[in-house]
Context: one part of a larger RNA
RNA sequence: GAGUAACGAUAAGGGGGGUGAAAAACCUCCCCGCCGGAAGACCAAGGGUUCCUGUCCAACGUUAAUCGGGGCAGGGUGAGUCGACCCCUAAGACGAGGCCGACAGGCGUAGUCGAUGGGAAACGGGUUAAUAUUCCCGUACCCUUUAUUAUUGCGAUGGGAGGACGGAGAAGGCUAGGUGGGCCUGGCGAUGGUUGUCCAGGUUCAAGUGCGUAGGCGGGAGACUUAGGUAAAUCCGGGUUUCUGUUAACGCUGAGACACGAUGUCGAGCUACUACGGUAGUGAAGUCAUUGAUGCCCUACUUCCAGGAAAAGUCUCUAAGCUUCAGAUAAUAAAGGAUCGUACCCCAAACCGACACAGGUGGUCAGGUAGAGAAUACCAAGGCGCUU
Numbered sequence: 001g002a003g004u005a006a007c008g009a010u011a012a013g014g015g016g017g018g019u020g021a022a023a024a025a026c027c028u029c030c031c032c033g034c035c036g037g038a039a040g041a042c043c044a045a046g047g048g049u050u051c052c053u054g055u056c057c058a059a060c061g062u063u064a065a066u067c068g069g070g071g072c073a074g075g076g077u078g079a080g081u082c083g084a085c086c087c088c089u090a091a092g093a094c095g096a097g098g099c100c101g102a103c104a105g106g107c108g109u110a111g112u113c114g115a116u117g118g119g120a121a122a123c124g125g126g127u128u129a130a131u132a133u134u135c136c137c138g139u140a141c142c143c144u145u146u147a148u149u150a151u152u153g154c155g156a157u158g159g160g161a162g163g164a165c166g167g168a169g170a171a172g173g174c175u176a177g178g179u180g181g182g183c184c185u186g187g188c189g190a191u192g193g194u195u196g197u198c199c200a201g202g203u204u205c206a207a208g209u210g211c212g213u214a215g216g217c218g219g220g221a222g223a224c225u226u227a228g229g230u231a232a233a234u235c236c237g238g239g240u241u242u243c244u245g246u247u248a249a250c251g252c253u254g255a256g257a258c259a260c261g262a263u264g265u266c267g268a269g270c271u272a273c274u275a276c277g278g279u280a281g282u283g284a285a286g287u288c289a290u291u292g293a294u295g296c297c298c299u300a301c302u303u304c305c306a307g308g309a310a311a312a313g314u315c316u317c318u319a320a321g322c323u324u325c326a327g328a329u330a331a332u333a334a335a336g337g338a339u340c341g342u343a344c345c346c347c348a349a350a351c352c353g354a355c356a357c358a359g360g361u362g363g364u365c366a367g368g369u370a371g372a373g374a375a376u377a378c379c380a381a382g383g384c385g386c387u388u
Base pairs, nucleotide, nucleotide: 013031014030015029016028017027018026032385033384034383035382040365041364042363043362046345047344050343051075052074053073054072055071056070060068061067080141081140082341083340084339086119087118088117092113093112094111098107099106100105122139123138124137125136126135142337143336144335145334146333147332148331149330150329151328152327153322154321158317159316160315161314166304167303168302169301172297173296174295177291178290179289180288181287182203183202184201185200186199187198188196205264208260209259210258215253216252217251218250219244220243221242222241223240224239225238226237228236229235266286269282270281271280272279273278305308351360352359367379368378369377370376
């Protein structure tokens, strides 16, 4: 220079009350404004206590601070079903023997790993200052083991089936959600009107079990036979034949609806108490129509060429073997289901950017009016007014 520039989005503040040494900024109430495919809600990654409560204000916070993601202390994360672990494999990695190589080491068989993929099972309500598909209440489901009963050809690391998959397009059936009526509860106007075709609020419920629909797919059943499936096979594949049938039957698959779940839950409001934060009790109606998805049926259907993982779990077949055992199937009952994660932020002041940084960051949810629309504008729920 200079007490100058700046104090980090032009979304915006104003008032009453409280606390306090002190209040533009903290708490609370009223009004105003901003976002609303987000500036709301929930996860993954990443962070790691930042979460909640009490207390403090030196430093940190671009100002003050009684406030804080700051200091100090205490508290908080509860699982058979969510995720991991576990079983399985992909790219890829490692790799007994082996091959190659002056050494180091390279490649690679059997195999062992390796998710971003496949594989059993839970929903609704309540509760905490802070956790909840984890606690509690109610109602379910899965697997393993054991026991009992009944029936009985069981048996794999092997064979077969299945798992099992691309893009695009179109139609139908549904549901979530929305809207309107009906129903229930409350209200009747500080200013002319408002008992009315008036106003405000509410009208909630899952998994599971049963049923097997709108639809989709395949012709179906039996007998005999068989150079294939590295051995065997009653399984799969090939062949012969009989019956039945081409709108059908049969089999597989399949949303939704309906019934139970639910004489329960929730529920506007009302009552009582209150340390004004709430707590306890009680509890009406709880239906019909319409619209309607990008969600479900659908891994379907049609079509196209660029022709769109694997393995295990699963079903089935036998081999060795076992066959009064063991094993298998069904029912019932009992027991068990470990370990780890779970707080909080998550388009951000908590992650990556040296910062409480106008940048960056994958997925899910998707209300109303207008609109073709997830554009845009204004709003709801919810959240904020961006720390001078």